[in-house]
Notes: A computed fold for an 81-nucleotide RNA from uncultured Methylobacter sp., annotated as c-di-GMP-I riboswitch aptamer. Rfam family: c-di-GMP-I riboswitch aptamer. Gene Ontology term of the family: cyclic-di-GMP binding. Rfam describes the family as follows. GEMM was predicted in a large-scale screen for bacterial structured RNA regulatory elements. Lineage of the source: Bacteria > Pseudomonadota > Methylococcales > Methylococcaceae > Methylobacter. Its mean pLDDT, the model's own confidence on a scale to 100, is 78.
């Protein structure tokens, strides 16, 4: 560097609900909680959902949200052959 098996221990993170705020909204953020995750760590580069204006004959266009919807990029942690 690649694979292939097994897989402790300390620990991380935190769905939903509910408070509190920030957006016109999806949805951020903090607090409490703890569904789960082995990258549920970052990144919006492709898709896909979702929101907000435009616009429709059939289409479709912008700008934004999701990273815990996927796929890739990317940076690490413990252990045994």
């Nucleotide at each position: 560097a690649c694979g292939c098996u097994c897989u402790u221990a300390a620990g991380c993170c935190a769905c939903c609900c509910c408070c509190g705020u920030c957006g016109u909204g999806a949805g951020g953020c903090g607090g409490a909680c703890u569904c789960g995750g082995a990258a549920a760590g970052c990144c919006a580069c492709g898709g896909a959902u979702c929101u907000u204006g435009u616009g429709u004959u059939u289409g479709a266009c912008a700008a934004g949200a999701u990273g815990g919807c996927c796929g890739g990029g990317u940076u690490g942690c413990c252990u045994u052959c």